The RNA shown here (Lysine riboswitch aptamer) has 179 nucleotides and comes from Jeotgalibacillus alimentarius. The model forms 100% of the base pairs in the Rfam consensus. The sequence was found by an Rfam model in a public genome assembly. Its Rfam family is "Lysine riboswitch aptamer". From the family's description: Riboswitches are metabolite binding domains within certain messenger RNAs that serve as precision sensors for their corresponding targets. Gene Ontology term of the family: lysine biosynthetic process. Model confidence (mean pLDDT): 81 of 100.
RNA sequence: AGUGGUGAUAGAGGUGCGGACGUAAAAAGUACCACUGCUUAGGAUGAUGAAAUCCUAUGAUGCAGUGUGAAAGGUGCGGCCGCCGAAGCAGAAAAUCCUUCAUCAGAUUUUUCGCUGGUUCUGCAUUUAACAGAUGCAGGGCUGUCAGAACUUGAUUGUUCUGGAGAGCUAUCUCACCU
Repeated sequence: AGUGGUGAUAGAGGUGCGGACGUAAAAAGUACCACUGCUUAGGAUGAUGAAAUCCUAUGAUGCAGUGUGAAAGGUGCGGCCGCCGAAGCAGAAAAUCCUUCAUCAGAUUUUUCGCUGGUUCUGCAUUUAACAGAUGCAGGGCUGUCAGAACUUGAUUGUUCUGGAGAGCUAUCUCACCU
């Protein structure tokens, strides 16, 4: 010098990612609660079925009106903290929670595997109070990086095109093989 490595350390992309805190709007004049009127026998515990417990003719439930009147998740802004598979999703498994059992549903945590370089827009679907946001699918834009090609330049110097993916890229080390 060369070949090999999910090796180590430090970095870059940019409306970059995440967290807690403060604050603003919205949620909402909604829910809960109280009172009045009507109705007249059931109602409650995530859904269904069974059980158990509780409430109910001293009026349950439902409807209408009056009075009082929230909050969470999500979003914007602000600085702070931790970071660059940051992180986020989908599937599978396990545990816990919601009175018990069964089948589901939801929330939290852990493991595993797959996808996504980052960000943004549009359409459809789901979710939601929501035309905010999120997720999935599809189609575009901008941008960083590496490789290849063309032109250009003293020079991968610059420009354009095509393609790939973060197990990447850049820099400095390190280990092994080989010389």